[in-house]
Context: one part of a larger RNA
RNA sequence: UGAUCGGGGACCCGCACAACCGGUGGAUGAUGUGGAUUAAUUAGAUGCAACGCGAAGAGCCUCAUUUGCUCUUGACAUGUACAGAAGGUCUUAGAGAUAAGUCGGUGCUUUCUGGAACAGUAACACAGGUGCUGCAUGGCUGUCGUCAGCUCGUGCCGUGAGAUGUUGGGUUAAGUCCCGCAACGAGCGCAACCCUUGUCAUUAGUUGCCAUCAUUAAGUUGGGCACUCUAAUGAGACCGCCGGUGAUAAUCCGGAGGAAGGUGGGGAUGAUGUCAAGUCAUCAUGGCCCUUAUGUCCAGGGCUUCACACGUCAUACAAUGGUAGGUACAGAGGGUAGCGAAGCGGCGACGUGGAGCCAAUCUCAGAAAGCCUAUUGUAGUCCGGAUGGUAUUCUGCAAUUGGAUUACAGGAAGUGGGAAUCGUUAGUAAUCGCAGAUCAGCAUGUUGCGGUGAAUACGUUCCCGGGUCU
Numbered sequence: 001u002g003a004u005c006g007g008g009g010a011c012c013c014g015c016a017c018a019a020c021c022g023g024u025g026g027a028u029g030a031u032g033u034g035g036a037u038u039a040a041u042u043a044g045a046u047g048c049a050a051c052g053c054g055a056a057g058a059g060c061c062u063c064a065u066u067u068g069c070u071c072u073u074g075a076c077a078u079g080u081a082c083a084g085a086a087g088g089u090c091u092u093a094g095a096g097a098u099a100a101g102u103c104g105g106u107g108c109u110u111u112c113u114g115g116a117a118c119a120g121u122a123a124c125a126c127a128g129g130u131g132c133u134g135c136a137u138g139g140c141u142g143u144c145g146u147c148a149g150c151u152c153g154u155g156c157c158g159u160g161a162g163a164u165g166u167u168g169g170g171u172u173a174a175g176u177c178c179c180g181c182a183a184c185g186a187g188c189g190c191a192a193c194c195c196u197u198g199u200c201a202u203u204a205g206u207u208g209c210c211a212u213c214a215u216u217a218a219g220u221u222g223g224g225c226a227c228u229c230u231a232a233u234g235a236g237a238c239c240g241c242c243g244g245u246g247a248u249a250a251u252c253c254g255g256a257g258g259a260a261g262g263u264g265g266g267g268a269u270g271a272u273g274u275c276a277a278g279u280c281a282u283c284a285u286g287g288c289c290c291u292u293a294u295g296u297c298c299a300g301g302g303c304u305u306c307a308c309a310c311g312u313c314a315u316a317c318a319a320u321g322g323u324a325g326g327u328a329c330a331g332a333g334g335g336u337a338g339c340g341a342a343g344c345g346g347c348g349a350c351g352u353g354g355a356g357c358c359a360a361u362c363u364c365a366g367a368a369a370g371c372c373u374a375u376u377g378u379a380g381u382c383c384g385g386a387u388g389g390u391a392u393u394c395u396g397c398a399a400u401u402g403g404a405u406u407a408c409a410g411g412a413a414g415u416g417g418g419a420a421u422c423g424u425u426a427g428u429a430a431u432c433g434c435a436g437a438u439c440a441g442c443a444u445g446u447u448g449c450g451g452u453g454a455a456u457a458c459g460u461u462c463c464c465g466g467g468u469c470u
Base pairs, nucleotide, nucleotide: 008470009469010468011467012466013465014464016460017459021423022422023421024420027315028314029313030312031311032310033309034308035306036305044053065301066300067299068298071295074126078125079124080122081121082120084118088103090101091100092099093098108115109114128290129289131288132287133286137284138283139279140278141277142275144273149188150187151186152185153184154183155164157162168179169178170177194267195266196265197264199235200234201233202232203231204230205229208225209224210223213222214221238261241255242254243253244252317417321376322375323374324373325372326371327370333364334363335362338357339356343352344351345350383414389408390407391406393404394403430452431451432450433449434448435447436446
């Protein structure tokens, strides 16, 4: 002198506390992990920032694991030589990989030597490795944190490390802006520019829409493009206007107008750095190791085990409910190896059928909570649905280990959860369903979408994290 820390100080912020609502922790199940077990239960991730995580989907495959059967220039690449088109049929053995045969085929191009593609044999160079090291690395990612910070040039100060600027007075979501100042400027961040949503106008009017006219079972048809909607271009919000406040500043408070008011709501966007954070199993890559095996092929098994422990969820414990009947209203998506309508069969899963649709046209597709009736009367119940049983359905070569689904009967724990602990500030929490990716099949997970729609915030003393000065 700087940095860091402090159960030092001052100021400030954040669902950090407080206030309010709903959960977890108790039950059953699903799922991940630890542990135990196992021939194997492949391996990675481990406070926040691992544990419904990579995995957007383990029956085979995937697959890295285990048992057994194989191969050794190899499943894959390039090069040399030889001989053959390639591809296909059938038989036998075998769990298959393969092994031994068999039938037929004889293409393309050519200067008639050969050449191209493909497959076979031989010898070597080599291939191969989800083997090790993320503490050798690139790339990518998490985290503090969308926190407001992190720096540089020149000048000035100091012997120097360094300081100043970046501190101070105000202000802001913000190192945001104003004023002051031995500093004057600049860069990366902040903000804005981008996407989306909220209002309006113009253009356009089919597959969309229907106010007027006619018409129908139905925007169905004629007609129309007003409206809705769609999708392109513009307008609109800037403390711009008014009053107050303030240092004549930056700003803050209130008001008007307005669809919207003070970054309007949401998203994308993540500075310098920290954690030798994570990943050699996406990929790439140094070094090391294996090379008749740590490589490769195949058939079974395993990753699905189960005394137990933890995390994340689903369903409940009921009457603001359950059951039965009737009835209404979305948004966003997907669809040709696909979505599959009407009709018919079945209690149902589903089967049959095959119209239409490469989709604002057809289809998945009946949204569900809701509303209107009826029933139930506080019970382990008409609550709750676990578990195993019987008979089915679908996918698939195959559903026993180990898929989902339907019907019937059966009906476990559970009467609101100890200490402790989590989320949320508005179209949010809570609650209700719908769709997509992955995908043959498999969703209580995840990513999106809309429907209904609250309570509370006095405040910053305290807990946690962070920022500035000292």
Predicted 3D model of a 470-nucleotide part of an RNA (small-subunit ribosomal RNA, 3' major domain) from an uncultured bacterium. Its mean pLDDT, the model's own confidence on a scale to 100, is 86.